[in-house]
Molecule: Bacterial RNase P class A
Organism: Firmicutes bacterium UBA5301
C1' cells in the first nucleotide's frame, strides 16, 4: 500500500419564527417551563412479565428441544469448550442423541445394494469348443460392492498369517466437572439414510391489552325449540377425579359514552469489584412519548460526512430481514522499503 476478517458508533446538528401532543405551574389570562418515534419501531418467529378462565389434581394423546458445561425471569437466545466441515490464514458454518429395538427407502446399470453374489477372469478334475468343483486377489457396472498398502503363503486365492495405517470395542490405564482426548490390548472388521416413520432423554394448561376492571345510560327482565341431577357447566382434545348448580341453541330489540389497564421498569448512565467470557453484585445519579378522528410539520440562515432502510399503540429479553454514507478499534495474508 492492497485485499480479507471480527467488532463498536453515528443515522443530521445549531439558531429564529409560526404550528402540533402531553405533564406541571399559573390563570382573568391565552401565559411560562420540561419532555416528545428506531437501530431496526419492521416480521409476528421464540421466550416471558401482566390479565382472565372460581380453587386444586392424575393420566393418555399432542407439541417443542436434542454434543458438554455455564449465563438468564425464561428461551429454539448468549458465552466458553468438544467433535465434524470450509478457508493459506485471521476466522466462518453445523437440523451435533440412537442404524446392535423395529419398519421403510437406495432409481438405472450390475452377478450381487444388507445376511445381498459369481458376469468376465484365475486354479483343479473329467467322459473336453463343454460340464463339475474351488476362489473373490485382478477386470467390469455403479454415487456406493464384506477395510487399505506391502510381504509371506496357496493348486489358484483370501486377514489365511505378519508389519504399518484406518475403523470398532460394552476391555484396561492416564488427563479433563463433562462432551471428549491419548495410550495398551483384542477380535480381524455386515453400507448409507432418522432434514424417513420410529426409539430414547428433558420440557410444556389455554387465550390474550380488541386481555381485564369500574362508572354512566338505555331497551322488549321479548319470542321459540331442546335437555333435565343417570342432566348441564367449568375456554386446545380425550379419560378419571374434584367443584358449582339449571343449562344449550335460534330469532328479534337496546347500548357502541367515559375512566382505568397506560408507563418508575427483570429501567438507563457512570464507576468499582468478581468472572476467560456471557454476566453478576456494590455505590452514585437520572426520569427519557403515552396518542385514541390517533402528535414531530412549515419557512429562513449557517454548519456538515449523509440524508439510505424506514414510524411507538401494554411492556421487556432475543432471533430474522432491510439499509445510502461517515468515523473508529483489533487481527490475517501478499508486496515493497528500512
Nucleotide at each position: 500500500u492492497a485485499a480479507c476478517u471480527a467488532g463498536g458508533u453515528c443515522a443530521g446538528g445549531u439558531g429564529a419564527u409560526c404550528g402540533c401532543g402531553u405533564a406541571g405551574c399559573a390563570u382573568u389570562u391565552a401565559g411560562c417551563u420540561g419532555c416528545g418515534a428506531g437501530g431496526a419501531a419492521a416480521g409476528u418467529c421464540c421466550g416471558a412479565g401482566c390479565u382472565c378462565c372460581a380453587a386444586a389434581g392424575g393420566g393418555c394423546a399432542g407439541g417443542g428441544u436434542g454434543c458438554u458445561g455455564g449465563g438468564u425471569a425464561a428461551c429454539a437466545c448468549c458465552c466458553a469448550g468438544u467433535g465434524g466441515g470450509g478457508g493459506c490464514g485471521a476466522c466462518c458454518c453445523c437440523a451435533a442423541g440412537g442404524a446392535c429395538a423395529g419398519u421403510g427407502c437406495c432409481a438405472c446399470a450390475g452377478a450381487g445394494a444388507a445376511g445381498a453374489a459369481a458376469c468376465c477372469g484365475c486354479c483343479g478334475u473329467c467322459g473336453c469348443u463343454g460340464a463339475c468343483g474351488g476362489u473373490a486377489a485382478g477386470g467390469g457396472u455403479g454415487a456406493a460392492a464384506c477395510g487399505g498398502u506391502g510381504c509371506g503363503g496357496u493348486a489358484a486365492g483370501a486377514g489365511c498369517g505378519c508389519a504399518c495405517c484406518a475403523g470398532c470395542g460394552a476391555a484396561c490405564c492416564g488427563g479433563g466437572u463433562a462432551a471428549c482426548c491419548g495410550g495398551u490390548c483384542g477380535g480381524c472388521u455386515a453400507g448409507g439414510u432418522a432434514a424417513a416413520c420410529c426409539c430414547c432423554a428433558c420440557c410444556c394448561g389455554g387465550a390474550g391489552c380488541a386481555a381485564g376492571a369500574c362508572c354512566a345510560a338505555a331497551u322488549a327482565g321479548g319470542g321459540g325449540a331442546g335437555a333435565g341431577a343417570u342432566g348441564a357447566a367449568g375456554c386446545g382434545g380425550c379419560c378419571c377425579g374434584c367443584u358449582u348448580u339449571u343449562c344449550u341453541c335460534c330469532c328479534g330489540g337496546g347500548u357502541u359514552g367515559g375512566u382505568u389497564g397506560c408507563u418508575a421498569g427483570a429501567g438507563g448512565u457512570g464507576u468499582c469489584a468478581g468472572g476467560u467470557a456471557a454476566c453478576u453484585g456494590g455505590c452514585a445519579u437520572c426520569c427519557c412519548a403515552g396518542a385514541u378522528a390517533g402528535a414531530u410539520g412549515a419557512u429562513c440562515a449557517c454548519c456538515c460526512a449523509u440524508g439510505a432502510c424506514a414510524a411507538a399503540a401494554c411492556u421487556c429479553g432475543g432471533c430474522u430481514u432491510a439499509c445510502a454514507g461517515g468515523c473508529u478499534u483489533g487481527g490475517u495474508u501478499a508486496c515493497u522499503a528500512u